About this RNA:
Large-subunit ribosomal RNA, domain VI from a Minisyncoccota bacterium, 256 nucleotides, folded computationally. Rfam family: Bacterial large subunit ribosomal RNA. Rfam links the family to the GO terms ribosome and structural constituent of ribosome. For this family Rfam cites "Crystal structure of the ribosome at 5.5 A resolution" (Yusupov et al., Science, 2001).
[in-house]
Context: one part of a larger RNA
């Protein structure tokens, strides 16, 4: 830009993906075979490899979460060899860890079937009184082919279909995330829970500071499962989501 103006739901011409390989058990120590050995077939179980999805479980990570700790610099204090706080040292180092992401985690799939066939095996059957799967006719037959399964798909210009609306709707701007390089997509814009803040919770860490007591002291105990808490959940308008443009028809003007 086209497809009838808008929104939603779809059909599927076509394209792509997948297609894998073992082991064990039963049938059965059967058929077969002198024995040794040892099936076809049908059924069941389990694994390897590949793939998809997911984070409930097991783990990893988790640099604005919690704790411990060394050095140093600064601040703090009616208490000054000390206390608490902060910066830096690879997140200073160490022990844990929420959300998210993730695999050695979890779940599922790689199936059954159908059609036409290849090599091959046949039926009927002449040319050629016989024989012959082939010449007429006709059946079976593969991990392969076409379907079946999954994904995309009407620029499939042959531009499809159905439903609703006919002022529906679209865009810019702004708050943003289950999205993301940008764009796009999704949730919203006061008729509001979109983000931040705040309140509560889950989870995490693991017993805050201050004060009191015990001990000569290093320290320990009580107050106290305390204090703190990122991305998660629920709630709450306190803050910020201000606002603006286009369209369809008709007429006029202009250009062609």
């Nucleotide at each position: 830009c086209g497809u009838c103006g808008a929104g939603a739901u779809u059909u599927g011409a076509g394209a792509g993906g997948a297609g894998c390989c073992g082991u064990c058990c039963c049938u059965a120590g059967u058929a077969c075979g002198a024995g040794a050995g040892g099936a076809c077939u049908g059924g069941g179980a389990u694994g390897g490899g590949g793939g998809a999805a997911u984070c409930c479980c097991u783990g990893g990570u988790g640099u604005g979460c919690c704790g411990g700790u060394u050095g140093u610099u600064g601040g703090u204090a009616a208490u000054c060899a000390u206390u608490c706080c902060a910066g830096c040292a690879g997140u200073g180092c160490c022990g844990g860890g929420u959300a998210g992401c993730u695999a050695g985690a979890u779940u599922c799939c790689c199936a059954c079937g159908u059609g036409a066939u290849a090599a091959c095996c046949g039926c009927u059957g002449a040319a050629a009184g016989c024989a012959u799967c082939u010449a007429a006719g006709u059946g079976g037959g593969a991990a392969g082919c076409a379907u079946c399964c999954c994904u995309c798909a009407a620029g499939a210009u042959a531009a499809g279909a159905u439903c609703u609306c006919u002022u529906a709707g679209a865009c810019c701007a702004c708050u943003u995330a289950c999205a993301g390089a940008u764009c796009a997509u999704g949730a919203g814009u006061u008729u509001g829970a979109u983000a931040g803040g705040c309140g509560g919770g889950c989870g995490a860490u693991g017993g805050a500071a201050g004060c009191u007591c015990u001990g000569c002291a290093a320290a320990g105990a009580g107050u106290u499962a305390a204090g703190u808490u990122u991305a998660c959940c629920c709630g709450u308008a306190c803050u910020a989501a201000u606002g603006g443009u286009c369209a369809u028809c008709a007429g006029a003007g202009u250009a062609g």